[in-house]
């Protein structure tokens, strides 16, 4: 240079065209305790890397790039 893969919540990852994008960990408040740890409950957190397409409709499919990872020379 080229090829292959991923980029989604603080972190790990799930959704592969349609209705307010969601889970475990943490965070926070409240319950429980003499105080905490655990456990129960709840609430916070997101321009789905960016730009542009294609669709009535994009996280999802196409193109460029950007960034990380592997792989040929």
């Nucleotide at each position: 240079a080229c090829g292959c893969u991923c980029g989604u919540a603080g972190c790990u990852c799930a959704g592969u065209g349609g209705a307010c994008a969601g889970a475990g960990c943490g965070u926070c408040a409240g319950g429980u305790u003499c105080c905490g740890a655990a456990c129960c409950u709840g609430a916070g957190g997101g321009u789905c890397g960016c730009u542009g397409g294609u669709u009535c409709g994009a996280u999802c499919c196409c193109a460029g790039c950007c960034g990380g990872g592997c792989g040929u020379a």
Source information
This is a predicted structure of a 73-nucleotide RNA (transfer RNA) from Actinocatenispora sp. Lineage of the source: Bacteria > Bacillati > Actinomycetes > Micromonosporaceae > Actinocatenispora. The sequence is in RNAcentral, with records from ENA and MGnify. RNAcentral records the identical sequence in 2 taxa. Rfam family: tRNA. It is annotated as a transfer RNA. The prediction has a mean pLDDT of 82.